[in-house]
RNA sequence: GCCGAUGUGGCUCAGAUGGUAGAGCAGUCGAUUCGUAAUCGACAGGUCAGGGGUUCGAGUCCCCUCAUCGGCA
Numbered sequence: 001g002c003c004g005a006u007g008u009g010g011c012u013c014a015g016a017u018g019g020u021a022g023a024g025c026a027g028u029c030g031a032u033u034c035g036u037a038a039u040c041g042a043c044a045g046g047u048c049a050g051g052g053g054u055u056c057g058a059g060u061c062c063c064c065u066c067a068u069c070g071g072c073a
Base pairs, nucleotide, nucleotide: 001072002071003070004069005068006067007066010025011024012023013022019056027043028042029041030040031039049065050064051063052062053061
């Protein structure tokens, strides 16, 4: 330099054909317990890497950029 993959709560990841962003763990509060752990219930937490475009509507489609990983040279 060329090609490809990945980027979504703190972490690990879902999110067929575009249609209100979810789970587990972690966190907070409560229940239970003499107390802790475990268990159960509730709550909070996301500019979906960044920018632009298409569309009534984009995490999803198109373009550019950035980061990480892999392959080729």
Molecule: transfer RNA
Organism: Candidatus Gastranaerophilales bacterium